Notes:
Predicted 3D model of a 72-nucleotide RNA (transfer RNA) from an uncultured archaeon. Model confidence (mean pLDDT): 83 of 100. Rfam family: tRNA. Rfam classes the family as a transfer RNA.
[in-house]
RNA sequence: GACUGUAUAGCUUAGUGGUAAAGCACUGCUCUCAUAAGGCAGGGACCCCGAGUUCAAAUCUCGGUACAGUCA
Numbered sequence: 001g002a003c004u005g006u007a008u009a010g011c012u013u014a015g016u017g018g019u020a021a022a023g024c025a026c027u028g029c030u031c032u033c034a035u036a037a038g039g040c041a042g043g044g045a046c047c048c049c050g051a052g053u054u055c056a057a058a059u060c061u062c063g064g065u066a067c068a069g070u071c072a
Base pairs, nucleotide, nucleotide: 001071002070003069004068005067006066007065010024011023012022013021018055026042027041028040029039030038048064049063050062051061052060
């Protein structure tokens, strides 16, 4: 320098154009002599940034940024 992939909650991931979901973690309650585990309930991401297409974009298109890989 060319090409490919990835970017969504504190962490790990799902979500192929129509209300963003789960596990762990966190908070409260319960249980226990106490702690952990278990049980019940709850909060938290407008989706890396900008633009475009569309009635409607995390999702499609273009550009940029970061990270990973392949080739030279």